A computed fold for a 98-nucleotide RNA from a Planctomycetaceae bacterium, annotated as Bacterial small signal recognition particle RNA. Model confidence (mean pLDDT): 76 of 100. Lineage of the source: Bacteria > Planctomycetota > Planctomycetia > Planctomycetales > Planctomycetaceae.

């Protein structure tokens, strides 16, 4: 140098696994500067009403929790296994040249 076989690195591919993020569900959440309903009080009026409108209640936005290991998706890597493929390299057997 070629040919076979074993091992290995390394790209690519595909499958799972882990860690985080979003999402989604639950809770929870605004003295006032969201909404709604608006005792009391206050105001107008002769009343009957009417108004603005604080607490309270409801309802909800940023966020905050927590819980599912939910669905989906995004990222990340000294993660596992494959390999129809690509390339390097270790041995080993047989060859052919010099």
């Nucleotide at each position: 140098g070629g040919c076979u076989g074993c091992c290995u690195c390394c790209c690519g591919u595909g499958c799972g696994g882990u860690g985080g993020g979003a999402c989604c569900g639950u809770g929870u959440g605004a003295a006032c500067c969201g909404g709604g309903u608006c005792a009391g009080g206050c105001g107008g009026g002769a009343a009957a009403c009417c108004g603005a409108g604080c607490a309270g209640c409801c309802c909800u936005a940023a966020g905050c929790a927590u819980u599912g290991c939910g669905u989906u998706u995004c990222c990340a890597g000294g993660u596992g296994c494959a390999u129809u493929g690509g390339g390097g390299g270790g041995c080993a057997g047989c060859u052919u040249c010099c």